[in-house]
Context: one part of a larger RNA
RNA sequence: CCAUUUGGUGGAUGACUCGGCUUCGGUUGUCGAAGAAGGACGUGGUAAGCUGCGAUAAGCCUUGGGUAGGCGCAUACAGCCUUUGAUCCAGGGAUCUCCUAAUGGGACAUCCUGUUAGAAUAAACUUCUAACGUUCGGGUAGCUAGACACACACGCAAGUGUGUGUCAGGCUUCCGAAAGAGAACGGGGUGAGUUGAAGCAUCUUCGUAGCCCCAGGAAAAGAAAUCAAUUGAGAUUGCGUUAGUAACGGCGAGUAAAAGCGCAACAGCGCAAACCGAAUCCCCUAUCGACGAGGUAGGGGAGAUGUGGAGUUAUAGGACUUGGGUUCUGCCCAGCUUUUUGAGCCAAAGCUUCUGGAAAGAAGCGCGACACAGGGUGAUAGCCCCGUAGGCGAAGAAAAGAAGGUGGAUACCAAGUAUCCUGAGUACCGCAACUUGGAUAUGUUGUGGGAAUUUGGGUGGCAUUUACAUCCAACGCUAAAUACAAACGAAGUCCGAUAGAAUAUUAGUACGGUGACGGAAAGUUGAAAAGAACCCUUGAAAGGGAAUGAAAAGAACCUGAAACCAAAUGGCAAUAGCCGGACACUGCUCGAAAGGAUCUUCCUUCCGAAUGAAGAACUCGUGAGGGUUUUGUAAGGGGAAGGAUGCCGGAGUGGUGUCGUACGUUUUGAAAAACGCGGUAGGGAGUUUAUUUCUGUGGCGAGACUAAGCCGUUAAGCGGUGGAGUCAAAGCGAAAGCGACAAGUUCGCAACUGCUUCGUGCAGCUAGGAACGCCGUGUGAAAGCGCGGGAAGUCACCGGAAUAAAACCCGAAUCUGGUCGAUCUAGUCCUUGGUAGGCUGAAGCCCCGAGAAAUCGGGGUGGAGGGCCGUUAGGGGUUCUGGUAUUCAAUCCGUUCCCGAGACCAGGGAUUAGGGGUGAAAAGCCAAUCGAGAUCAGGGAUAGCUGGUUCCCCCUGAAAUGAGCCUCAGCUCAGCCUCGUCGGAGAUUGAUUACAGAGUACAGCACUGAUUGGGAAUCCAAGUUUCGAAAGAGACAGAUUUCCUGUCAAACUCGGAAACUGUAAUCGUCGUAGAAGACGGGAGUGAGGUUACCGGGGUAAGCUCGGUAUCCGAGACCGGAACAACGGAGACCAAGGUUAAGGUCCCUAAAUGUUAGCUAAGUGGCAAAGGAUGUCUCAGUUCUUAAACAGCGGGGAGGUUGGCUCAGAAGCAGCCACCCUUUAAACAGUGCGUAAUAGCUGACCCGUCUAGAAUUGGGGCGCCCAAAAUGGAAGGGACUAAGUUAACUACCGAUACCUUGGAUUUUGGAAUUUGUUCCAAAGUGGUAAGGGGGUGUUCCCUUAGGGCAGAAGCUCCUUCGUGAGAAGAAGUGGACCUUUGGGAAGUAAGAAUCCUACCGAUAGUAACAGCAAAGUCGAGUGUGAAUCUUGACCGUCUAAAGGACAAGAGUUUCCUGGCAACGUUCGUCAACCAGGAGUUAGUCGAUCCUAAGGUUAGCCCUAACUGGGUAAAACCGAAAAGGCAAGCAGGUUAAUAUUCCUGCACCAUCUGGAUACGUGCCGCAAGGCGUGACUGCAUCUACGCCUCUGGAUAAGUGGACAGUGACCAUCGUCACUGCCAAGCAUCUAAGUUUGAGGAGUCUCUUAAUGAGGAGAAUCAAAUGAAUGUGUGAGUGGUACCCGCAAGGGUAUUCUACCGAAUCCUGGGGUCCAUGAAAUAAGAGCAGUAAGGAUUCCAGAUGUCCGUAUCAAGAACCGCUACAGGUGUCCACGCUGAGAAGGCGAAGACGUGU
Repeated sequence: CCAUUUGGUGGAUGACUCGGCUUCGGUUGUCGAAGAAGGACGUGGUAAGCUGCGAUAAGCCUUGGGUAGGCGCAUACAGCCUUUGAUCCAGGGAUCUCCUAAUGGGACAUCCUGUUAGAAUAAACUUCUAACGUUCGGGUAGCUAGACACACACGCAAGUGUGUGUCAGGCUUCCGAAAGAGAACGGGGUGAGUUGAAGCAUCUUCGUAGCCCCAGGAAAAGAAAUCAAUUGAGAUUGCGUUAGUAACGGCGAGUAAAAGCGCAACAGCGCAAACCGAAUCCCCUAUCGACGAGGUAGGGGAGAUGUGGAGUUAUAGGACUUGGGUUCUGCCCAGCUUUUUGAGCCAAAGCUUCUGGAAAGAAGCGCGACACAGGGUGAUAGCCCCGUAGGCGAAGAAAAGAAGGUGGAUACCAAGUAUCCUGAGUACCGCAACUUGGAUAUGUUGUGGGAAUUUGGGUGGCAUUUACAUCCAACGCUAAAUACAAACGAAGUCCGAUAGAAUAUUAGUACGGUGACGGAAAGUUGAAAAGAACCCUUGAAAGGGAAUGAAAAGAACCUGAAACCAAAUGGCAAUAGCCGGACACUGCUCGAAAGGAUCUUCCUUCCGAAUGAAGAACUCGUGAGGGUUUUGUAAGGGGAAGGAUGCCGGAGUGGUGUCGUACGUUUUGAAAAACGCGGUAGGGAGUUUAUUUCUGUGGCGAGACUAAGCCGUUAAGCGGUGGAGUCAAAGCGAAAGCGACAAGUUCGCAACUGCUUCGUGCAGCUAGGAACGCCGUGUGAAAGCGCGGGAAGUCACCGGAAUAAAACCCGAAUCUGGUCGAUCUAGUCCUUGGUAGGCUGAAGCCCCGAGAAAUCGGGGUGGAGGGCCGUUAGGGGUUCUGGUAUUCAAUCCGUUCCCGAGACCAGGGAUUAGGGGUGAAAAGCCAAUCGAGAUCAGGGAUAGCUGGUUCCCCCUGAAAUGAGCCUCAGCUCAGCCUCGUCGGAGAUUGAUUACAGAGUACAGCACUGAUUGGGAAUCCAAGUUUCGAAAGAGACAGAUUUCCUGUCAAACUCGGAAACUGUAAUCGUCGUAGAAGACGGGAGUGAGGUUACCGGGGUAAGCUCGGUAUCCGAGACCGGAACAACGGAGACCAAGGUUAAGGUCCCUAAAUGUUAGCUAAGUGGCAAAGGAUGUCUCAGUUCUUAAACAGCGGGGAGGUUGGCUCAGAAGCAGCCACCCUUUAAACAGUGCGUAAUAGCUGACCCGUCUAGAAUUGGGGCGCCCAAAAUGGAAGGGACUAAGUUAACUACCGAUACCUUGGAUUUUGGAAUUUGUUCCAAAGUGGUAAGGGGGUGUUCCCUUAGGGCAGAAGCUCCUUCGUGAGAAGAAGUGGACCUUUGGGAAGUAAGAAUCCUACCGAUAGUAACAGCAAAGUCGAGUGUGAAUCUUGACCGUCUAAAGGACAAGAGUUUCCUGGCAACGUUCGUCAACCAGGAGUUAGUCGAUCCUAAGGUUAGCCCUAACUGGGUAAAACCGAAAAGGCAAGCAGGUUAAUAUUCCUGCACCAUCUGGAUACGUGCCGCAAGGCGUGACUGCAUCUACGCCUCUGGAUAAGUGGACAGUGACCAUCGUCACUGCCAAGCAUCUAAGUUUGAGGAGUCUCUUAAUGAGGAGAAUCAAAUGAAUGUGUGAGUGGUACCCGCAAGGGUAUUCUACCGAAUCCUGGGGUCCAUGAAAUAAGAGCAGUAAGGAUUCCAGAUGUCCGUAUCAAGAACCGCUACAGGUGUCCACGCUGAGAAGGCGAAGACGUGU
């Protein structure tokens, strides 16, 4: 590592089901002000949940049933009830808290609080009971203000007043009704969008969804001014049909009737009017009647705007007039009958033995059955139990009926026809919309017009006219047939715990969300708890024994799979190259049963296909080697027979060898570095209905079939009936309309018949078929042409397909409708709070100076400002683009920065809502959501797009092309595939030949066009130029023609192949074993690609666009190292052999093969231009014994330094020239060199040497050129052949070819027991796709069986089948299961970033450190201590990390006991778990008042509403922090206190008593004392911001003194303490007022401004705050002393400084801003009344609600014990301007766990 076994984990599978789902029935179809539905809270001895019930509370009373037990689910303890009949079931009754329509008022969830009356109380304001809403209708009585009329009085008049009558109101009051709820169904109002139209707007979806109103058990509709069509029908509704028809419609998509016919069910009536005119009706009381209908009497009312009678229609009727004439109908139900229902009642028949824990099983012998439906009982029960068939049934209820009772009416017929009546802004018409199938011819609304009256009117799908037919509008009622299913009942070819409802269980629960709303998981011990006594270990949990039981099935409990984990066992293992397999061989281990025994191995004999030797002899070849004979012999898969052996097959694992890059998908192409999948289990996708069409099968057949319904019957099915209607039987035509070959001719397949030479040959007859002819009809003048004609359909069922529906499944972003949200955030409104400290120094004012003045300057004072500084608080969020970034945090931390008296910041309460709000505007914000919120619905929207789509085998087998399309990712038609039928003889992609066709390759320049060089001729208009004065002339260039020469062309061709095409013939191939062709069903495809050749585009491409062919696609195998398309070759399976391509040194099967060359480069084993004494070879040229080429030695001279140039230029800077001489030869110089010379060297010549040398061109093989990114690739090693050229020999090598055996398809033949078998031939790669046949799953019917002596399921093994799969064995398991033949489907999974659950890997990993503080050592407790308690030391915080509140939370508070979880470790601890306890108010809040704002009657708007609007109305609306009667200090508890206690107070109201008062007294006055009901008014409550003065207090500090303590021998030093309220009484400042006073030469005064004859200074008085003082007050507190304790005693004193942001008082400034309201109070004023109840004393009452605790680095909001967020108050010391910073006190912490 693999496997097995044993366990664990987990919860699949199987079995089960008190639950669901669906259908049917139609029993049933409401409840509610007599308080519903629904909820809250209670209720039990112990009681959390569900159930029941309601303060009479798991119940009370009563009637009936019923019988032995009972006190719900719920099995415990305790205690009770019951034969005097409980529990339980049914009927009736009582009780029935609070909320809710909710209804006395108000609030909100389930509370608060009134008025009136009554009762209790001495009396009450306290307690209890009852009534008290709105609207509508009706009524009694009273009150009230009106209108009108009349009368009277007054007044000149207008008019006023009084009275009476009438009218319609309002208020109070009485009676009745309504409201609200309900599953769907019904009527009405309003009314979308997605979608379809492949776009979209009319249209469609659709009058649908949604919303609103209203009703009932049904609703609605309804008795023709209807249809019809010359026949007629006779209300409405529903079903079938008509019919997907008429009609509508961008005449597109689509929409879509009616009459009629067949059924179901049936039912008809009443008014208005004409005429009459109170003849009428209702209520109450009494009485008769049966508690009835009804009658009678009395009273009251309605009613002339008409009660009642009469009358109600179309062939007109009625009234009216006359005459005749006799029946009809409503209501009631006590008792009676019947039926149904109803708690219930009766209800047959079995035993023994065996197995077993248990019998219902098996065996044996019986019985019942109008009962063998079903369930239960220890396994499967007709006879054990409950039931079942069949019968019975109280009270009550319902229905029907009989009998009886009691009312009412006069129908009808005939005649007459003078007169009267018969529904008006109606019918009808125009216009505009909506609606409809309604088209000119549906219905409705609006608008403008607007009739008739029986001699009338409407209708008859355009109008008008005339006929004809039919009906009578403008008023109303009406059962049944129909719809639905909340509740009840029954059933099921429905589900069986991931299913079926979301819910089998405390489920609309837990949980999430502000809210609307969203929304789970979770079943099973056993027959019976017999639920494990007792013992051991342990702190406990737990474990080990023991016991129960049939079995531990052991409560984490039936079965108990897989993933995953562990241990043991078997095999193997650290030198081997790895998708983990297949095949072959093999080692070790196992091998009970099921399988084989025709097996395995060995031996002998025989048969034996393809293929096919060796050896030997002869012979051929240079050779490798070959040939012939032996010999198609030996061998050869296998088969047969005999013998020996006894096991074999098989399983696990390891080794060796060969081959081999998962699966699915998408693609031209995937192992892909393209997408999907962590694993396992379970779930998971072509279905159903309607219509149409086709195949098959079946029935009937010129006919076929029924639909709805009805009848019978059943558990459901089913059978019969039903002919409406549909399809077919005739077509043509737009229509009017007309209207066909059952046969005239020929050919001829199959079949059949005959003959036959047996050749399936010939002949006959030929259904079907074919060809003519003919016929019908339309058109046309006709010819002709189009369609049709010689009778087959129809119904049902299986199957294929189309269309409509969600339509194979999953998947959008959207659009629309209705609701829910402003606890976040934006704006606004009301109310309230906050802002350390410092700086600057506007106006104004004062003084000084200047100036004629205006005014200016200076100094002060003053204190303005969207002024300045500022980590004050607070707000913001600039930078580091810092840290963090599975975070502390879904926006935090650090640093830095901005504002910080304002357009400032903030709390509380309100308001604006989704195409809407709000927005100093960013499309920002509107609950972590915003270019249109959230949520539910339309809705399974749509998706030409992506993904997925589940068992097997067999046959055939594509396309990636053409045309069209707002078409290019799609669709339609064609093409190509498949299946079937018809058909009946040719077809043809091959080869050859012949004839014909056309213009390619190539070639050419004859045409067209381009084009090199040259010659000739002609022409000069333009250009340039020469001459000329000019005219003009000449030249150049150019043009034209022509000749020679050299070149080109897809759109040039004088020519012109091969290949190709057509026709014909012959051959080949295919075809009667059925070709061609035709028709019909079903498709898929319409993204292509490679290679070779031919092209277009492009620099090119593994590029792109075409053509022909091939292959891949959809094709395996062999070769090519590997490699879709390159070479070979088309794979049914097994075995044996032979070859192809390609190979034969090793890897690696086969040659170190043969002959003759080449290469030296590892060329082979990438490459070009270009280059090279590489080498081999071929051909040529030149030199050479007259001595070449190379080497070596020598010479290489003179004129001359040539001339010019130049500073110089001498062979050698440059220019020109490049001669002559001597020579064997030697340049006016080839190169180097010098300033110039010089010097070296070369050319050239001679000598020496010796035989070839030099050069050009062609060919073969090589060389250079030759650089790429991690380290190299001919496949590698290696190779001098094992490279390469030519020729050859042998061998290897594939699924090809051959052979044998087997499977299967098609066809033929033969046989046949009709199931099939045998023989032969040809086949059997396959994606999309078509066709055929099978396997398995669940259920139903049927057949036959199995099972406790062991079913299903599960684990493992064996055998069979091509396969899906099947059978068997062992174990587990413990009760069901299968077969045969049919049937029906939720019928098969590996993939969908699929769904759910479980389990892995990650991983013992990240984190539990990081910002701001810190712990250490002892002691205690405990099984256990870093973490708990405690002591000491140490440390941290100071505008907090201290103290006190609000919101919010809700018991977290306190005590006791615990530690499974929670706590990021631990834990003895805890904000955790369990059990107890705790919140005490007249004076604190709420309560009361009003604010913004809200709610509401009525009224108005709106189609409607839970909608909108509206008020001088009513109510609500503020708990810190608006207004606002009254309490302080101390003490006390484990936990409360302004609440309890002590002490001392106060307020409101009421009662009783007393006193005073009722036009008062004092003062000049202000004012003081006293003071009273009701109404009104003033007042008060009651108010901005900034700034300043004054007076106080709190707090703090210093000092003295006293006390205590510490240090200390003492002196002394240091530390701490020295405190007290409300209330009551009282003094007073500023200001104001009064009196006196009477001023500028001004005076007085302020911090500042200012003030004064409208009265300053000055004097006096009155009024008047905080505070202070006194009291309260000591028996309080604090400290100390004495005392054992109880208790007792002492002290508590005085002063200075500072000083608020707190309290009080007053002044000033400022504003484009002027800064709430109400209640209560109210002594002033006015009015009214006469008593009132002030003051004092005493007494009574003061209910209900909140009150615990936290208030945050753990109790709130952020998912958490989260570094975030969250409003207010208090504010010590030193330093300091300071609330800065730093250090400390009190207090709190060391738990940033």
A computed fold for a 1793-nucleotide part of an RNA from a Candidatus Aenigmatarchaeota archaeon, annotated as large-subunit ribosomal RNA, half A. The full RNA is in RNAcentral, with records from ENA. Model confidence (mean pLDDT): 81 of 100. Its Rfam family is "Archaeal large subunit ribosomal RNA". The literature on the family includes a 2001 paper in Science by Yusupov et al., "Crystal structure of the ribosome at 5.5 A resolution".